[in-house]
């Protein structure tokens, strides 16, 4: 010094997936199915400082969700703190 990376704050997008019965104001429980982007686990393709270690948007689906609200992986912007290319 701001290209770039990180990490946080704010902000904007931001997907799937049901009926059906009871009781009922919102809603709450029961029964089956169903979704996968919190977060968790597996396998592993791949990296690495290769003893060993880190690992996914696959895969499960414990969790979570299946009107809408919240919530939301991940992309973008903008700000502050490192790091650091020239």
């Nucleotide at each position: 010094a701001c290209a770039u990376c990180g990490a946080c704050g704010u902000u904007g997008g931001g997907a799937g997936a049901a009926c059906c019965a009871g009781c009922u104001a919102a809603g709450c429980u029961g029964g089956u199915g169903c979704c996968g982007a919190a977060g968790g686990a597996g396998c592993a393709a791949c990296c690495g400082c290769c003893c060993c270690g880190g690992a996914a948007a696959c895969u499960c689906u414990c969790a979570g969700g299946c009107a809408a609200a919240c919530g939301g992986a991940c992309c973008g912007a903008c700000g502050u703190c490192g790091a650091c290319a020239c």
Glycine riboswitch aptamer from Yoonia sp., 86 nucleotides, folded computationally. The source organism's lineage runs through Bacteria, Alphaproteobacteria, Rhodobacterales, Paracoccaceae and Yoonia.